[in-house]
RNA sequence: GCGCCAGUAACUCAGCAGGAUAGAGUAACUGCCUUCUAAGCAGUAAGUCGCUGGUUCGAUUCCAGUCUGGCGUA
Numbered sequence: 001g002c003g004c005c006a007g008u009a010a011c012u013c014a015g016c017a018g019g020a021u022a023g024a025g026u027a028a029c030u031g032c033c034u035u036c037u038a039a040g041c042a043g044u045a046a047g048u049c050g051c052u053g054g055u056u057c058g059a060u061u062c063c064a065g066u067c068u069g070g071c072g073u074a
Stems, first nucleotide, its partner, number of pairs: 001073007010026004019057001028044005050066005
């Protein structure tokens, strides 16, 4: 250089052959429980779906470019 894969919450990931308000677990915070902590239970907050553009009534999803990481190839 070329090819393939991945990028979604602080972390690990799901989702989707286009459409309900984008989800789960862990972590954080608050409350309950407990003598206290842990565990357990209930709740809260946290997201430009890597970035830019295009198609479309509508894009996390399709297309193009680009960035980062991984693998392969010479």
Record summary
A computed fold for a 74-nucleotide RNA from a sheep gut metagenome, annotated as transfer RNA. It matches the Rfam family "tRNA". The family's RNA type in Rfam is transfer RNA. RNAcentral holds the sequence, with entries from MGnify.